[in-house]
Context: one part of a larger RNA
RNA sequence: UGACGGGGGCCCGCACAAGCGGUGGAGCAUGUGGUUUAAUUCGAUGCUACGCGAAAAACCUUACCUAGGCUUGACAUCCCGCGCUAACCCGUGAAAGCGGGCGUUCCCUUCGGGGACGCGGAGACAGGUGCUGCAUGGCUGUCGUCAGCUCGUGUUGUGAGAUGUUGGGUUAAGUCCCGCAACGAGCGCAACCCUCGUCACUAGUUACCAGCAUUAAGUUGGGGACUCUAGUGAGACCGCUGGGCUAUAAGCCAGAGGAAGGUGGGGAUGACGUCAAGUCCUCAUGGCCUUUAUGUCUAGGGCAACACACGUGCUACAAUGGGAGGUACAAACCGCAGCAAGCUAGUAAUAGUAAGCUAAUCGUAAAAAACCUCCCUCAGUUCGGAUUGAGGUCUGCAACUCGACCUCAUGAAGCUGGAAUCGCUAGUAAUCGCGGAUCAGCACGCCGCGGUGAAUACGUUCCCGGGCCUUGUACA
Numbered sequence: 001u002g003a004c005g006g007g008g009g010c011c012c013g014c015a016c017a018a019g020c021g022g023u024g025g026a027g028c029a030u031g032u033g034g035u036u037u038a039a040u041u042c043g044a045u046g047c048u049a050c051g052c053g054a055a056a057a058a059c060c061u062u063a064c065c066u067a068g069g070c071u072u073g074a075c076a077u078c079c080c081g082c083g084c085u086a087a088c089c090c091g092u093g094a095a096a097g098c099g100g101g102c103g104u105u106c107c108c109u110u111c112g113g114g115g116a117c118g119c120g121g122a123g124a125c126a127g128g129u130g131c132u133g134c135a136u137g138g139c140u141g142u143c144g145u146c147a148g149c150u151c152g153u154g155u156u157g158u159g160a161g162a163u164g165u166u167g168g169g170u171u172a173a174g175u176c177c178c179g180c181a182a183c184g185a186g187c188g189c190a191a192c193c194c195u196c197g198u199c200a201c202u203a204g205u206u207a208c209c210a211g212c213a214u215u216a217a218g219u220u221g222g223g224g225a226c227u228c229u230a231g232u233g234a235g236a237c238c239g240c241u242g243g244g245c246u247a248u249a250a251g252c253c254a255g256a257g258g259a260a261g262g263u264g265g266g267g268a269u270g271a272c273g274u275c276a277a278g279u280c281c282u283c284a285u286g287g288c289c290u291u292u293a294u295g296u297c298u299a300g301g302g303c304a305a306c307a308c309a310c311g312u313g314c315u316a317c318a319a320u321g322g323g324a325g326g327u328a329c330a331a332a333c334c335g336c337a338g339c340a341a342g343c344u345a346g347u348a349a350u351a352g353u354a355a356g357c358u359a360a361u362c363g364u365a366a367a368a369a370a371c372c373u374c375c376c377u378c379a380g381u382u383c384g385g386a387u388u389g390a391g392g393u394c395u396g397c398a399a400c401u402c403g404a405c406c407u408c409a410u411g412a413a414g415c416u417g418g419a420a421u422c423g424c425u426a427g428u429a430a431u432c433g434c435g436g437a438u439c440a441g442c443a444c445g446c447c448g449c450g451g452u453g454a455a456u457a458c459g460u461u462c463c464c465g466g467g468c469c470u471u472g473u474a475c476a
Stems, first nucleotide, its partner, number of pairs: 001476002003473003007470007015460002019424005026315008034306002042053002064301007073125001077124002079121005088101005105116004127290002130288003136284002138279003141275001143273001148187006154163003167178003193267004198234007208223002212221002237261001240255002243253003317417001321376006334363002338357002342353004383414001388409007430452007
């Protein structure tokens, strides 16, 4: 100087408390451990692994296993020879491949040839998701959006260092004020950026419709007011108050005005560093290893196994509910190898046909919870839907291992969950549906969107994590 303390002081955070809803019990989904296996590819492992890499494992993916093949190779550059290529057909085979047949290309040209492409040959070499993340770059997690981390000059100490950065106030903040052997400065904080909330201006189609006309309908004429769209500005700064507190400061409290008030809400943004944290399987890369194999092609299997254990979720256990019918109101996206209205068939999944739309124009599209009417009446039930049987639909070369969906039948556990444990402070929790990426098909996951919409916070003694000062130390 740090680190640590079941030392002290001050302060903060859904850290506790106060509340609301969960997890832990059930069934299922998914990841992991374990076990099994020819293989169940690999990585991630307290917080910071475990719906994680994976924003899609039937083949492919695929890295694993079994079997069948290849050896200058599936891929790149260079040299030589041949133009015998591509496509098609036959045999063999699970395919890859192997054997045979037919066939004879394109561009430039100085007509010598050159190039594309393919085949054969020789070697230089290719290849490796093989090892080492404790050799590395890059990227990332975490402490933590915590308020810290440093430097120059000066001063001081024999020195390591100290001072500044401590102190008194204050703040979300090393934020600001005052003081001070310090005076300044840098990286962080804040602001500048995006978005939501108010207003004005500009613009008016595909959006809008107040008044006029018209219609079944903003449908059409028309309008530029309103909504909205999307661009430019304004607005908030403790700016205002004989206001209160304070040190006359910084600031805090209250009030006015205001769409918004003290950082207005949200996002992006992550200092010096810590964990030899993670990643050699994104990529790059040193070293090592491999080279008729640890490379490469193919078929099938596996990654989906199942006594069990854990994490994360979904659906429930019901009446604030379940079922049937009726009837409203979104936002944000997406669409041409696509979204598909309507009509017809089917109980349905869906099929047939097909208008419109490269989309503020057309479509997916029904929002759902809510609201109204009726039934159910506390039961393992008209709760709950697992499991299983049968029949179908769709995608795709192909749904056996191993897809999703529909219909009929079946109708399991489960009556609110032990010890323990998680999230959340407001348009939040809870609850309800909608969309997107991936994608042929497949979503209870992920990323977004809106609808309905709470309770509680006395307080900081305690638990956890963190910041500043101080103290002890046999630790570095």